[in-house]
RNA sequence: ACGAAUCUCGCGGGAGAGACCGGCUUACUCUUUGCCUCGGCAAGGACGGGCCCGGCCCCGAAGGCGCAACCGCCCCGGAAACGCUCAGGGCAAAGGACCGCGAGAGGAUG
Numbered sequence: 001a002c003g004a005a006u007c008u009c010g011c012g013g014g015a016g017a018g019a020c021c022g023g024c025u026u027a028c029u030c031u032u033u034g035c036c037u038c039g040g041c042a043a044g045g046a047c048g049g050g051c052c053c054g055g056c057c058c059c060g061a062a063g064g065c066g067c068a069a070c071c072g073c074c075c076c077g078g079a080a081a082c083g084c085u086c087a088g089g090g091c092a093a094a095g096g097a098c099c100g101c102g103a104g105a106g107g108a109u110g
Base pairs, nucleotide, nucleotide: 006105007104008103009102010101011100012099013098018056020055021054022053023052024050025049026048029046030045031044032043033042034041035040057090058089059088063086064084065083066082070078071077072076
């Protein structure tokens, strides 16, 4: 001086699978009935909501676990976008392996 692997931050991109079924609860609005002092009140239904409860179906690219090609310092260890679905997810939002760009740390190599 060039500055690798790796890590952090920011920006952008980023898939899949039920807006499932039943129950419970609940605001506005609409509607029906009853009462009424004609101002309204009560009950039921519809729509929407709920990290609510239960059930079935499904997805995998947070995480986790398992096998393995392969690699290594070969006792053993590392290791996937493969597999399992514990977790997570199945409108949107959020999250999201991974990819690109920028900045910082880092310090291989010469």
A computed fold for a 110-nucleotide RNA from a Hyphomonadaceae bacterium, annotated as Glycine riboswitch aptamer. It was read from a public genome assembly, where an Rfam model found it.